Predicted 3D model of a 264-nucleotide RNA (Bacterial large signal recognition particle RNA) from a Dehalococcoidales bacterium. The gene name in the source record is ffs. It matches the Rfam family "Bacterial large signal recognition particle RNA". Rfam classes the family as a non-coding RNA gene. Rfam's curators write: The signal recognition particle (SRP) is a universally conserved ribonucleoprotein involved in the co-translational targeting of proteins to membranes. Its mean pLDDT, the model's own confidence on a scale to 100, is 77.
RNA sequence: UCGUGCUAGAUGGGGAGCCAGCGGUGCCCUGUAACCUGCAAUCCGCUACAGCAGGGUUGAAUUCCCGUUUGAGGCUCCAGCCUGGCAGGUCUACCCGGGUUAAGUGGCGUUGAGGGCCGGGUCCUGCGCGGCGGAACCCUAUGAACCCCGUCAGGUCCGAGAGGAAGCAGCGGUAAAUAGUCGUUUCCGGGUGCCGCAGGGUCACCUGGCCGGAGCCGGCUGGUCAAGGCAAGCUGUCAGGCAGAGUCGAGGACGGGUGCACGA
Repeated sequence: UCGUGCUAGAUGGGGAGCCAGCGGUGCCCUGUAACCUGCAAUCCGCUACAGCAGGGUUGAAUUCCCGUUUGAGGCUCCAGCCUGGCAGGUCUACCCGGGUUAAGUGGCGUUGAGGGCCGGGUCCUGCGCGGCGGAACCCUAUGAACCCCGUCAGGUCCGAGAGGAAGCAGCGGUAAAUAGUCGUUUCCGGGUGCCGCAGGGUCACCUGGCCGGAGCCGGCUGGUCAAGGCAAGCUGUCAGGCAGAGUCGAGGACGGGUGCACGA
């Protein structure tokens, strides 16, 4: 070095999960030349040599073991970036009014601002006067078959008579009532009055006079204050993607290591 037989080993590995932990069934990834039967999620088996039981195959190397490198994929963290959903209204921006200020601008003001004093008006009450409306009164006209008045023809009654009595119609008048007019009056009323007198009020507005001598107003801009609105930024939260950090890591590449017996 070659051949034969055997042995250790191998006959898939990994991630998450479960678990005190390990391995398995189930899920996912990787990968194949990588066996069979039985067990298992309301689990199964075991205990650091950490699936068990049984049966095969292969076997010292392309297949076993170790190291380096590469690396599918999983998991964890994330104050970074992007996208989306939901919520909020502390902050910024924006919007709407309000108060305040008076820097800018505008207006008023020495033909006198703001302020002070004295009045007048608008306002209220009472009285008066006027006007308007109503009622009464006065006046005029009409106005009673009888039960109103006067005069009462005729007629009637009483009476011997003289004469007397009642009394219809007519005529005249009148009451109630109706209508009308004027007026002096009286009374009452009012969304009554460029009216008069007296008193009150004077918060507000208008106005007259006097004092005094430079401010006043707040339309627009600005400043500021406290509310309200909106939800773009912002804040919170959730989801996804990317980047980053960590961890495990199939598979690939490279390097190294690995037993016994017999024979040539």